Record summary:
This is a predicted structure of a 591-nucleotide part of an RNA (large-subunit ribosomal RNA, domain I) from a Planctomycetota bacterium. NCBI's taxonomy places the organism under Bacteria, Pseudomonadati, Planctomycetota.
Context: one part of a larger RNA
RNA sequence: GGUGCAUGGUGGAUGCUUUGGCGCCAGGAGGCGAGGAAGGACGUGGGGUAGCUGCGAUAAGCCCGGGUGAGGUGCUACCAACCGUUGACCCCGGGAUCUCCGAAUGGGGAAACCUGGCCAGGGUCAUGCCUGGUCAUCCGCGGGUGAAUCCAUAGCUCGCGGAAGCCGACGCGGGGAACUGACACAUCUCAGUACCCGCAGGAAAGGAAAGAAACCUCGACUGCGUGAGUAGCGGCGAGCGAAAGCGCAUGAGCCCAAACCCGCGGCGUGUAAGGCCGCAGCCGUUGCGUCGCGGGGGUUGUAAGACAGCCGUAGGGGGUCUGCGGAGCCCCCGCGGGAGUUACCAAACACGCGCAUAGCGGAACCGGACUGGAAAGCCGGCCAGAGAGGGUGAUAGCCCCGUACGCGAAAUGCGCGUGUCUCCCCGGCUGUUCUUGAGUAGCGCGGUCCUCGUGGAAGGCCGCGUGAAUCCGGGAGGCCCACCUCCCAAGGCUAAGUACUCCCUGGCGACCGAUAGCGUACGAGUAGGGCGACCGAAAAGUGAAAAGAACCCCUGGAGGGGAGUGAAAGAGGACCUGAAACCGUGCACCU
Numbered sequence: 001g002g003u004g005c006a007u008g009g010u011g012g013a014u015g016c017u018u019u020g021g022c023g024c025c026a027g028g029a030g031g032c033g034a035g036g037a038a039g040g041a042c043g044u045g046g047g048g049u050a051g052c053u054g055c056g057a058u059a060a061g062c063c064c065g066g067g068u069g070a071g072g073u074g075c076u077a078c079c080a081a082c083c084g085u086u087g088a089c090c091c092c093g094g095g096a097u098c099u100c101c102g103a104a105u106g107g108g109g110a111a112a113c114c115u116g117g118c119c120a121g122g123g124u125c126a127u128g129c130c131u132g133g134u135c136a137u138c139c140g141c142g143g144g145u146g147a148a149u150c151c152a153u154a155g156c157u158c159g160c161g162g163a164a165g166c167c168g169a170c171g172c173g174g175g176g177a178a179c180u181g182a183c184a185c186a187u188c189u190c191a192g193u194a195c196c197c198g199c200a201g202g203a204a205a206g207g208a209a210a211g212a213a214a215c216c217u218c219g220a221c222u223g224c225g226u227g228a229g230u231a232g233c234g235g236c237g238a239g240c241g242a243a244a245g246c247g248c249a250u251g252a253g254c255c256c257a258a259a260c261c262c263g264c265g266g267c268g269u270g271u272a273a274g275g276c277c278g279c280a281g282c283c284g285u286u287g288c289g290u291c292g293c294g295g296g297g298g299u300u301g302u303a304a305g306a307c308a309g310c311c312g313u314a315g316g317g318g319g320u321c322u323g324c325g326g327a328g329c330c331c332c333c334g335c336g337g338g339a340g341u342u343a344c345c346a347a348a349c350a351c352g353c354g355c356a357u358a359g360c361g362g363a364a365c366c367g368g369a370c371u372g373g374a375a376a377g378c379c380g381g382c383c384a385g386a387g388a389g390g391g392u393g394a395u396a397g398c399c400c401c402g403u404a405c406g407c408g409a410a411a412u413g414c415g416c417g418u419g420u421c422u423c424c425c426c427g428g429c430u431g432u433u434c435u436u437g438a439g440u441a442g443c444g445c446g447g448u449c450c451u452c453g454u455g456g457a458a459g460g461c462c463g464c465g466u467g468a469a470u471c472c473g474g475g476a477g478g479c480c481c482a483c484c485u486c487c488c489a490a491g492g493c494u495a496a497g498u499a500c501u502c503c504c505u506g507g508c509g510a511c512c513g514a515u516a517g518c519g520u521a522c523g524a525g526u527a528g529g530g531c532g533a534c535c536g537a538a539a540a541g542u543g544a545a546a547a548g549a550a551c552c553c554c555u556g557g558a559g560g561g562g563a564g565u566g567a568a569a570g571a572g573g574a575c576c577u578g579a580a581a582c583c584g585u586g587c588a589c590c591u
Stems, first nucleotide, its partner, number of pairs: 001590009015576001016541002020512002022509007029501002031166002039101003042056003047079002051075002062095006071083003106115003116135007137163009170201001171199005181188001185235001211218002222249005232240002253493003256437001260296010274283002276326006301471001303436003307431006315333006336425005348420010359407003365380001367379002370377001381398002383387001389401003442466008452478001473488005528535002548575001551562004
């Protein structure tokens, strides 16, 4: 030095455990913010207080209401001092306070700092000082004032209301790559993806046919399945890739513009044409034309509506320049019927019920002399609308929390119902003058979207230009024409079915179990790194209970030996188990 056996140290694998994580399902919520958010800075405890949590100079808290019922002063032990059945602590609802920064908003600024005006109050002999309120910008509405410049307008000013900023994914819109693929590469692809910007909602978008079809028909939109990798597109390469139909989910349809009537106002005409008819009176800034505003009317493609005529349709009252009569029209009351706050008109209140945000009741062994440190094991008994689960000194239906089942809200929120309330209620036939969305449709040029890459290229949309028709009208059916069929553009609204999950609650898992599972089971987006954008860890376990080892010894510390605790200390805080590498010690053998 090596080998073997034995026994230690080191080390932290493995096993077991789980406070954390992951995924799915269901329900809720789907926003917060100038009433100052999200996120922070700095403070805040009787003292010792570094961190986390809570809170804000009223500072681990203040007030009110409700729940609960014996303890409490968070994580967090200790000392001190206190609070609590006159109900503390804790939980829920509402309110108050809420420094400074931050959209940050009096002004400034290198965030958490500096520095003003005005009003009110406090303080001082007085200035300085302190406290409260207020003062950014833009938009809308309304009022006042008011230039050049007569009316006006701009401007100025006051009041009220709103906006801004943040936020995980989902949504719509405006812009919009490249790597890559095409065995290179340019059209093409990746892809209208990533990314940037704008805007919104709890969903968004879309939506009530100028549709789709095929000579039969369907009947808004959205989503899913199928159709179908089909029809097609394509350096016809790579590749891209529908729709109708059918089966489902859901289910809803409406309102304007215009014609016409009435009212108000502006302008033009203008003293008379007029004011429903008859007679008389009266008015005549009346009438007529035009424009604007408001109300009625009206909304369609077997065209619809307006207007005129005709036919049928409970009542009462009033008005329509005056008086009387008549026609027509309008309004009100009443009866009856119907609908409604998500569109179709539109707001709010009351009551009741349900749900949510705290909670409450809830069966059955003080069983045993057995084993054990400990009973939940074993033996015996009992409950069960409860034998889900967790805890308790091993394995507990009956010890604890619970579970099945049942009950509960002063306050706030949501939903439903009822009532108040709000709103609606003629139809048919005939006729033709009137109306039915214009710089629009179409077309030319240039693009783009659809499966469609310019192609025979229809259709949708955009830019520049040109530029119709008016129901005997117009669009579409994939160039174009005819026949035929379908449909009415150039205005608008619209639930449900669909997408998503930062967040709250509950449930579940042939999901993980500390190199796993989120990056984070632990003071983690921390420590640390980087000028910065940003990158980003490690780190869980004594024991049933601290009973955490009084006292003695080894010189002090560290470490250890006794004693003691404990079932165990070879569980001693560098603490469950404690593998291997690695380092020792003892014995045997080999060289």
Overview
It matches the Rfam family "Bacterial large subunit ribosomal RNA". RNAcentral holds the full RNA, with entries from ENA.